[in-house]
RNA sequence: GCCAAGCUAGCCAAGUUGGUCACGGCGGGCCCCUGAAGAGGGUCAGAUUUCGGUUCGAUUCCGGAGCUUGGCA
Numbered sequence: 001g002c003c004a005a006g007c008u009a010g011c012c013a014a015g016u017u018g019g020u021c022a023c024g025g026c027g028g029g030c031c032c033c034u035g036a037a038g039a040g041g042g043u044c045a046g047a048u049u050u051c052g053g054u055u056c057g058a059u060u061c062c063g064g065a066g067c068u069u070g071g072c073a
Base pairs, nucleotide, nucleotide: 001072002071003070004069005068006067007066010026011025012024019056028044029043030042031041032040049065050064051063052062053061
């Protein structure tokens, strides 16, 4: 330099033929339980890399940029 894949909470991760509250796990706050912890249970908060385009409407489709990974040279 070329090609491919990916980017969703602090971490991991599902998803959407374009439309309701974006599914879970770990972690975090609060509560229950306990003599106190741990374990367990309940509950709450937090996320679609970025810029544009298409569209009535974009996390999803299209293009650019950035970053990560792999392959080729």

RNAcentral holds the sequence, with entries from ENA.
Predicted 3D model of a 73-nucleotide RNA (transfer RNA) from Candidatus Blackburnbacteria bacterium RIFCSPHIGHO2_12_FULL_41_13b.
Its Rfam family is "tRNA".
RNAcentral records the identical sequence in 2 taxa.
The coordinates come from a structure-prediction model, not an experiment, and the mean pLDDT is 81.